Molecule: small-subunit ribosomal RNA
Organism: Chitinimonas sp. BJB300
RNA sequence: CAAGUUAGUGGCGAACGGGUGAGUAAUGCAUCGGAACGUACCGUGUAGUGGGGGAUAACUUACCGAAAGGUAGGCUAAUACCGCAUACGAUCUACGGAAGAAAGCAGGGGCUCGCAAGACCUUGUGCUAUACGAGCGGCCGAUGUCGGAUUAGCUAGUUGGUAGGGUAAAGGCCUACCAAGGCAACGAUCCGUAGCGGGUCUGAGAGGAUGAUCCGCCACACUGGGACUGAGACACGGCCCAGACUCCUACGGGAGGCAGCAGUGGGGAAUUUUGGACAAUGGACGCAAGUCUGAUCCAGCCAUGCCGCGUGAGUGAAGAAGGCCUUCGGGUUGUAAAGCUCUUUUGUCCGGGAGCAAAUUCUGUCCGCUAAUAUCGGACGGAGCUGAGAGUACCGGAAGAAUAAGCACCGGCUAACUACGUGCCAGCAGCCGCGGUAAUACGUAGGGUGCGAGCGUUAAUCGGAAUUACUGGGCGUAAAGGGUGCGCAGGUGGUUAUGUAAGCUUGAUGUGAAAUCCCCGGGCUCAACCUGGGAACUGCAUUGAGGACUGCAUGGCUAGAGUGUGGCAGAGGGGGGUGGAAUUCCGCGUGUAGCAGUGAAAUGCGUAGAGAUGCGGAGGAACACCAAUGGCGAAGGCAGCCCCCUGGGUUAACACUGACACUCAUGCACGAAAGCGUGGGGAGCAAACAGGAUUAGAUACCCUGGUAGUCCACGCCCUAAACGAUGUCUACUAGUUGUUGGGGUAGCAAUACCUUAGUAACGCAGCUAACGCGUGAAGUAGACCGCCUGGGGAGUACGGUCGCAAGAUUAAAACUCAAAGGAAUUGACGGGGGCCCGCACAAGCGGUGGAUGAUGUGGAUUAAUUCGAUGCAACGCGAAAAACCUUACCUACCCUUGACAUGUAACGAACCCAGCAGAGACGUUGGGGUGCCCGAAAGGGAGCGUUAACACAGGUGCUGCAUGGCUGUCGUCAGCUCGUGUCGUGAGAUGUUGGGUUAAGUCCCGCAACGAGCGCAACCCUUGUCCUUAGUUGCUACCAUUAAGUUGAGCACUUUAAGGAGACUGCCGGUGACAAACCGGAGGAAGGUGGGGAUGACGUCAAGUCCUCAUGGCCCUUAUGGGUAGGGCUUCACACGUCAUACAAUGGUCGGUACAGAGGGUUGCCAACCCGCGAGGGGGAGCUAAUCUCAGAAAGCCGAUCGUAGUCCGGAUUGCACUCUGCAACUCGAGUGCAUGAAGUCGGAAUCGCUAGUAAUCGCGGAUCAGCAUGUCGCGGUGAAUACGUUCCCGGGCCUUGUACACACCGCCCGUCACACCAUGGGAGUGGGUUCUACCAGAAGUAGCUAGGCUAACCGCAAGGGGGCCGGUUACCACGGUAGGGUUCAUGACUGGGGUGAAGUCGUAACAAGGUAGCCGUAGGGGAACCUGCGGCUGGAUCACCUCCUUU
Repeated sequence: CAAGUUAGUGGCGAACGGGUGAGUAAUGCAUCGGAACGUACCGUGUAGUGGGGGAUAACUUACCGAAAGGUAGGCUAAUACCGCAUACGAUCUACGGAAGAAAGCAGGGGCUCGCAAGACCUUGUGCUAUACGAGCGGCCGAUGUCGGAUUAGCUAGUUGGUAGGGUAAAGGCCUACCAAGGCAACGAUCCGUAGCGGGUCUGAGAGGAUGAUCCGCCACACUGGGACUGAGACACGGCCCAGACUCCUACGGGAGGCAGCAGUGGGGAAUUUUGGACAAUGGACGCAAGUCUGAUCCAGCCAUGCCGCGUGAGUGAAGAAGGCCUUCGGGUUGUAAAGCUCUUUUGUCCGGGAGCAAAUUCUGUCCGCUAAUAUCGGACGGAGCUGAGAGUACCGGAAGAAUAAGCACCGGCUAACUACGUGCCAGCAGCCGCGGUAAUACGUAGGGUGCGAGCGUUAAUCGGAAUUACUGGGCGUAAAGGGUGCGCAGGUGGUUAUGUAAGCUUGAUGUGAAAUCCCCGGGCUCAACCUGGGAACUGCAUUGAGGACUGCAUGGCUAGAGUGUGGCAGAGGGGGGUGGAAUUCCGCGUGUAGCAGUGAAAUGCGUAGAGAUGCGGAGGAACACCAAUGGCGAAGGCAGCCCCCUGGGUUAACACUGACACUCAUGCACGAAAGCGUGGGGAGCAAACAGGAUUAGAUACCCUGGUAGUCCACGCCCUAAACGAUGUCUACUAGUUGUUGGGGUAGCAAUACCUUAGUAACGCAGCUAACGCGUGAAGUAGACCGCCUGGGGAGUACGGUCGCAAGAUUAAAACUCAAAGGAAUUGACGGGGGCCCGCACAAGCGGUGGAUGAUGUGGAUUAAUUCGAUGCAACGCGAAAAACCUUACCUACCCUUGACAUGUAACGAACCCAGCAGAGACGUUGGGGUGCCCGAAAGGGAGCGUUAACACAGGUGCUGCAUGGCUGUCGUCAGCUCGUGUCGUGAGAUGUUGGGUUAAGUCCCGCAACGAGCGCAACCCUUGUCCUUAGUUGCUACCAUUAAGUUGAGCACUUUAAGGAGACUGCCGGUGACAAACCGGAGGAAGGUGGGGAUGACGUCAAGUCCUCAUGGCCCUUAUGGGUAGGGCUUCACACGUCAUACAAUGGUCGGUACAGAGGGUUGCCAACCCGCGAGGGGGAGCUAAUCUCAGAAAGCCGAUCGUAGUCCGGAUUGCACUCUGCAACUCGAGUGCAUGAAGUCGGAAUCGCUAGUAAUCGCGGAUCAGCAUGUCGCGGUGAAUACGUUCCCGGGCCUUGUACACACCGCCCGUCACACCAUGGGAGUGGGUUCUACCAGAAGUAGCUAGGCUAACCGCAAGGGGGCCGGUUACCACGGUAGGGUUCAUGACUGGGGUGAAGUCGUAACAAGGUAGCCGUAGGGGAACCUGCGGCUGGAUCACCUCCUUU
């Protein structure tokens, strides 16, 4: 000397960039304007850049401290610091003047000077002063900018002025003084919430919601306060103080601030790497090289979003296997797979390989500055350097279908269905809702649908939602008109002229940042994405024009409004007076035993004389008739008559004023009844209360009393279903009728017509969801006010206001439900109405319920007492026959391809007889026996039996609530429907209703209906009369015959069984509407359906039956199947149903005697005759039946007897002896004879059947069946009484009405109480937050003052001064503290109501006339719903009357 590194001095930056949204409702933001400002760096100018001085860090020495750090001495530089000179501007000014700057550094050099350094010149850069600009920043104004009025008053530096201070700058920004202002219903103040905008999401738009990423602004940087530096900060990575927290410490003291980028912890449902690079873009510094930069550019993680691509393509039917379903045939998965033939995106491997990079730099030429070929700047060439991403994008090649599919859903909304499992369980669910044994809804599987590297859920926003309605809703009954008026503010406002230009319309200009959205282009292979241009930004401001409309100003007009004059009507209001009737009470008289009251009674009054009646008196309240859909009033409301005061309306004609009007938040006034206060009054009525009834109870309805109150005066209250559930005002839009008031015209009048103001009924257009409204609108429009926004909680709580109180007014939320509601429709129902029918009642006859027995059921019992049927419509029912069988039950013993069916194989004929064991089933042994068809034979076939294995059989096991079929019932009631048309938005209606009539929706008439169907009737069977045909087994008039229709004869009669006739309201009279039909009559065997039967509409009851049969599903399969024996279904303290027999004389018993019908019969009916007391036995004729037989009918009639009694009634029970059937009568059959001889003397409450050949009574037969009948199904004999009538009970039909019912009144539903849970109000208080007031205190800092201390530059010779610093002090003030208020949140023993909750308690308030019509307001009372008083409403049924309207 050079290079590098490092500390320091100095300069610039650090106020940018990056993060966050706590605060902030305006000191913010957005848009548009404004004036009193600043500005480092940058640009353009102008003027300068002279000459001096004193320090200090670094460094060094010493020392203190644990550290952080610090102290003292010494040295030194500057573009650090300070004077001096100068001063174009700029600043101040008393206009004279005064004060005030600077800094150098680097490069080059021809002339001149100098010994040299250099001077000097020049270029660049820096510096100083100043002016302008650009950009940036500060300040001010206007407009816009969330919710709450249960926040209505706020404000003392507050509002303004003057003076001063302060600031870069205006200003109460600050100070002093003066004035008393300022803000607010167009929302001040207070409370809550919130960064604002461009934009984003959604929406057709208007709007609604939002403020991530990107851009602009603001605010903040641990919390609070403060200043310093600086051009700029009161400063994210600066300082000081206070506080909380964390860390270090030697305990003395120190350090810190990720809402920078990564990262950690915590919290949470949840959010990434402690990466690379300054290569690009940008920033700071620098002359530059360059340095710094978690800005930025890249990479990593995450399907978080958007976009693109792939996971293969073609072919492939044996429609493989497997899966799933199945009607077992098949279907589906499914061309899907496999197989065959291809392709190669992506991925893998190999190879190649852009662009992002151009500058700064160096260099050449030219231009500019310059004396200059130096530098420097510019232009054009050239050269060289630079890549984090990354060997990335891209390209080529290789192999190879190779590397790559899920999620949700499948009941409806909503695209997509089956099986299994489960069985109101498990579970699903967005809403409706699924699940209780056949779940397309749960779970799984198969299949399907949707979307797809995604899909689904959750949370959130907008939409649909015209569901807050500006665009674009409503208020009679659905939520909603203020109880009524007056009226300030506000809103709106007749007609005309002129002016103006605020609104309005239109043009121009400025602005509306960029990005985004939209349109047209461009770039990544496309797209997402990026990018160029345009349009748009619907706004604001300035300015010009216009002058219709609105506003404003001025002047006119009279149609709105008002005033004056003459009439009229009126329960309009206030005050005073007065009248009669009635109730009650009092006095006197007459008079005697009741009165009163009710559904019926009782309480009550009365012999102390009531009630009744006569006379007299007292007192209070209300005003009959008139009286009316009448009148008046703003509403509430107003009623005897007279007087006084007074408001309004209306009418007629003129005159006047000249828009004076309409509506009306707040406000003011009035406001039924009840209630409150004070003082009167008190006859009647009457909450409360008392008593009597009723009742299960009766805190009620009914009755007897009765107090507040009702009445008056004064003062409060201020609510009603205060209703026309309909705000006020104005205009317009067919009519008809009644009525009130006024006026007009015509007429003598009666009256008619016109007009106006009211008040009613109907009605066109129109409106309405419908009902309905309809010139008095709910129609068409305008103005203004009030109110509504699902039900409940709740008109409640809290807070406020009012009130004496009761309470009124204003008025939420949590929570909970999926409805609540309106109008109309169809049904059903009504202790609603009308009409009608039925053995429904009534009138009668006979029963049941009491007894004994039979039988069925319940219950009990049992090993089992099999099962089913259960109000009518189960109970002598299934069962037209339980000793075994039946039989399904129990016990015991047996069988397992089975008692029965089909299929396969093998064997054998089948079959018959006998013995043994066993309770039997069954086991075992022996013997006999070989058929039929084809075929020559071998053999085969049919049928039967045995054996074997498997498919299967079998089930009276379950489900009648999975079903078919069949049946019962309403009900043999007269109904139930359809097509077309018409009406209605529709459900639906009409037809089918109405007037008559019928047994009948039977028929007639009428009718927006016209027709039709299923039902009714008729057709069918039977019975009653006659005729024809036929005449045996039937019949017998005539002839003959017999014991006998026995036989001949006959078919007339009876009868049998075939076919016909007959009855149709056909005829007559009356009624009726000239109808249908009804009443009476004739004739007739029969008369109005002649009698009886069969016949049962649409439907109801999840009626009955799986045990007749059939059948889905489930269950059992050596048993829940099958067989056998015995037992049971037959039990018996009891209860019920249905019957039989009786209780007796209309009878019992005995004797005699007469007359049916309909049936049955060959495994049968069985005659004659004989035996037995009898049941029966023997016998065997006849009969497959008009032939024979069962078979004697009985009641009846004739005679006898019994004499009112537990009997000569009654026959149960029991004993003995028998008979019959049957394998067998013990459990457990029927019958006979003898004996025994129970209850029972006509049946309580209640209840059943029957209207004519019926009831009652008498016997006969059949089915079932070996036997067994009091049951059941039939048959005939004898043979009544009564029906006035439809009030009532029951059932049914039609019309109508109300309904909160629709599972349909066995419906619905209210409140207390009890239990569980939930949210909420009050609450002695308790704990927080926030805010206000007063006071104490006062760090740091700034400013003022300053007795103390320190001090280089300047002045001074010096002393000292000036200036500065430290210290002290004052003011302001953060944290902190004390006291008292406001507000808000949480919590609190206890307490109030509220809500919710399958099966709790008490009643039954409401819906029907809901059994006392309901509801509203108010007051009292009561377990509760509620009850009662007073006033009001109809959103009350029914009946009657009146008035009006419409149609014929």